A computed fold for a 682-nucleotide part of an RNA from a termite gut metagenome, annotated as large-subunit ribosomal RNA, domain II.
Context: one part of a larger RNA
RNA sequence: UCCAGCGAGUUAAUGUUGUCGGCAAGGCUAAGUCAUAUGAUGGAGCCACAGUGAAAGCGAGCCUGAAUAGGGCGUCAAGUUCAUAGUAUUAGACCCGAAACGGGGUGACCUAACCAUGAGCAGGUUGAAGCGUCGGUAACACGACGUGGAGGACCGAACCGGGACACGCAGUAAAGUGUUCGGAUGACUUGUGGUUAGUGGUGAAAUGCCAAUCGAACUCGGAGAUAGCUGGUUCUCCUCGAAAUAGCUUUAGGGCUAGCGUUGUUUAACUAUUUAUCGGGGGUAGAGCUCUGAAAGGGUUCGGGGCGCGCAAGCGUACCCACCCCUAUCAAACUACGAAUACCGUGUGUGUAACAACAGCAGUCAGAACGGCGGGGCUAAGCUCGCCGCUCAAAAGGGAAACAGCCCAGACCAUCGUCUAAGGUCCCUAAUUAACACUAAGUGGGAAACAAAGUAAACAGUUAGGAUGUUGGCUUAGAAGCAGCCAUUCAUUUAAAGAGUGCGUAACAGCUCACUAAUCAAGAGGUUUUGCGUGGAAAAUGUAACGGGGCUCAAGUGUUAUACCGAAGACAUGGAUGCGAGUAUGUGAUUCGUCAUGUAUUUGCGUGGUAGAGGAGCGUUGAUAUCGCGGCGAAGCAGGAUUGUAAAGUCCUGUGGAGCGUUAUCAAGUGAGAAUGCUGGA
Numbered sequence: 001u002c003c004a005g006c007g008a009g010u011u012a013a014u015g016u017u018g019u020c021g022g023c024a025a026g027g028c029u030a031a032g033u034c035a036u037a038u039g040a041u042g043g044a045g046c047c048a049c050a051g052u053g054a055a056a057g058c059g060a061g062c063c064u065g066a067a068u069a070g071g072g073c074g075u076c077a078a079g080u081u082c083a084u085a086g087u088a089u090u091a092g093a094c095c096c097g098a099a100a101c102g103g104g105g106u107g108a109c110c111u112a113a114c115c116a117u118g119a120g121c122a123g124g125u126u127g128a129a130g131c132g133u134c135g136g137u138a139a140c141a142c143g144a145c146g147u148g149g150a151g152g153a154c155c156g157a158a159c160c161g162g163g164a165c166a167c168g169c170a171g172u173a174a175a176g177u178g179u180u181c182g183g184a185u186g187a188c189u190u191g192u193g194g195u196u197a198g199u200g201g202u203g204a205a206a207u208g209c210c211a212a213u214c215g216a217a218c219u220c221g222g223a224g225a226u227a228g229c230u231g232g233u234u235c236u237c238c239u240c241g242a243a244a245u246a247g248c249u250u251u252a253g254g255g256c257u258a259g260c261g262u263u264g265u266u267u268a269a270c271u272a273u274u275u276a277u278c279g280g281g282g283g284u285a286g287a288g289c290u291c292u293g294a295a296a297g298g299g300u301u302c303g304g305g306g307c308g309c310g311c312a313a314g315c316g317u318a319c320c321c322a323c324c325c326c327u328a329u330c331a332a333a334c335u336a337c338g339a340a341u342a343c344c345g346u347g348u349g350u351g352u353a354a355c356a357a358c359a360g361c362a363g364u365c366a367g368a369a370c371g372g373c374g375g376g377g378c379u380a381a382g383c384u385c386g387c388c389g390c391u392c393a394a395a396a397g398g399g400a401a402a403c404a405g406c407c408c409a410g411a412c413c414a415u416c417g418u419c420u421a422a423g424g425u426c427c428c429u430a431a432u433u434a435a436c437a438c439u440a441a442g443u444g445g446g447a448a449a450c451a452a453a454g455u456a457a458a459c460a461g462u463u464a465g466g467a468u469g470u471u472g473g474c475u476u477a478g479a480a481g482c483a484g485c486c487a488u489u490c491a492u493u494u495a496a497a498g499a500g501u502g503c504g505u506a507a508c509a510g511c512u513c514a515c516u517a518a519u520c521a522a523g524a525g526g527u528u529u530u531g532c533g534u535g536g537a538a539a540a541u542g543u544a545a546c547g548g549g550g551c552u553c554a555a556g557u558g559u560u561a562u563a564c565c566g567a568a569g570a571c572a573u574g575g576a577u578g579c580g581a582g583u584a585u586g587u588g589a590u591u592c593g594u595c596a597u598g599u600a601u602u603u604g605c606g607u608g609g610u611a612g613a614g615g616a617g618c619g620u621u622g623a624u625a626u627c628g629c630g631g632c633g634a635a636g637c638a639g640g641a642u643u644g645u646a647a648a649g650u651c652c653u654g655u656g657g658a659g660c661g662u663u664a665u666c667a668a669g670u671g672a673g674a675a676u677g678c679u680g681g682a
Base pairs, nucleotide, nucleotide: 001682002681003680004679005678006677011091012090013089014088015087016086017085018084019083021081022080023079026047027046028045032041033040034039051058052057061073062072063071064070094232095231097229101222103220104219105218106217112196113195114194115193116192117191118190119189120188121186123155124154125153126151130147131146132145133144134143135142159183160182161181163180164179165178166177167176198214200210201209202208207216235617236616237615238614239613240612245258246257247256248255249254259364260363261361262360263359264358265357266356274349278345279344280343286337287335288334292331293330294329296327297326298325299324301322303321304320305319306317307316308315309314367392368391370389371388372387373386374385375384376383397408398407399406412575413574414573415572417571418570419569423565424564425563426549427548428547433561434560435559436558437557438556444551450535451534454532455531456530457529461519462518463517464516465515467492468491469490472486473485474484498513502511503510576607577606578605579604580603581602582601583600584599585598586597587596588595589594618671620668621667622666623665624664625663627661628660629659636655637654638653639652640651641650642649643648
């Protein structure tokens, strides 16, 4: 790992709520006693019938109070008991699971220390003190030699250890082996016996060791310790269907209350929802600058300062600040203004499904993306926080290649039926064509500032004139349209012509342009705008920035028209089921008005679903009755066929060899795939 079996909301007591019954201003007995096909007795006591006050007490009233005031709690509504279901509390309280805590005992054959009594240490070195002789000395000291045999001395076996390396790492071994190394007459090693015991011992001290266990041994009991934590929690179908928020919390992954779910009861009203119209408050978006602040430029002066002159008075200043004025602005914590919405009320319509109240039972308190309005952040984040909405969560189906949250759309079931939505119609892959344009980049099928005769969409050249006042004024040697400055840059004639666009002159002259006319006949230039493109454009596993193939009079882009495909959507046919209503009919109750319930049929609406609430059933074990089956073959086991909406049931065959079932009611050790579940087997 696989298979089989076992394995988790129970029981008692006391409450509370619902339902079905009994009796009813009453209801019920408990222990006990007697008797015994299970009855009688027993009324102790409990609840209710009257409340109120702290209480004495008073009493349909009482309390407070000075009060015949006011106010508070009451009166004017029936309880009790049995059964059953949900739930609460106390008990282990759905099951498994701690590390730990306290108590009684057992351990020093391991190990720590100690006590007693024994034992062991091959061999070889070194040569302390002392002593003696000699030398030396005034005598000592001291020196040399010999002797001597000291030492936690030296080398090195046994023995004791365990520093280094290698092997070993499910091993030869739950701490070893080999080589090497340290001590090896001592603080040495070791045998046997004994002592010290867990709030303890022992410890040359490492929190070390105390029987492979030690930051508190082992074992038995307390004990099913506790576990706001993790894991698990077993049959089926039907109806409805959440939350991830607020407040509080030694609270933040827990809990309580409210909100949101469900079931039941009640009230039913022009109630909930929504809406033409009308009324109301506001200070958001926007706007504005009166106030509070910010803030650009200019001007002025009743202020202040700096600087200069002056003995001072005072005067001056293309300086700075301030007040004021003009122009132009900014603001979440500015407002002389001010929407759209939202909210509240009124009112017309719609409206029998919602709303509301009370009660039983919950779950939820980790939310997520997307769109909009915003705060924080970098107007970063699949970021974080708030509000509005939708979807997911708890939603399958179609589209977006794949893709909880995006787009379309809400799956009761069946069908080899039809029509559509989003999105699509060259092939993969269901489904079409037509028309007019653009794009040449494979743009489409990633990206900006910026750059460029890419391309598409709307305005060409040639001939002649181009004058007069006047050389405008000033300046200048000169300035005459054209060095420079100024200006009512005017007036006249004209088809038109600047007190002049550029070249040119020392100054003139001259050329040319603006402007006008003619010619030609639909082209040309400059600038700007718009559509589609180009470059800018560099990344690490493998093409890899259309899903792929492939696509260029598209299968790209823009516009228009047309048909078709396309979902579990809608419809068609048939069936199931819940709720409501009608009709017929049966049963029970009845205050004879009706009510409850079953069956058949018609009709309307509905039937995605996690936590969860409610309802209806299947199967297993046993009990009491009942009706049956069984050696002409029961249960069980294996296989096959078949029925029902499911849990499941029936029949047949084989095996098996003695019990088993139907129906009704009742009671449960009542249903397994999970718990690193337990046991057994493979």
It matches the Rfam family "Bacterial large subunit ribosomal RNA".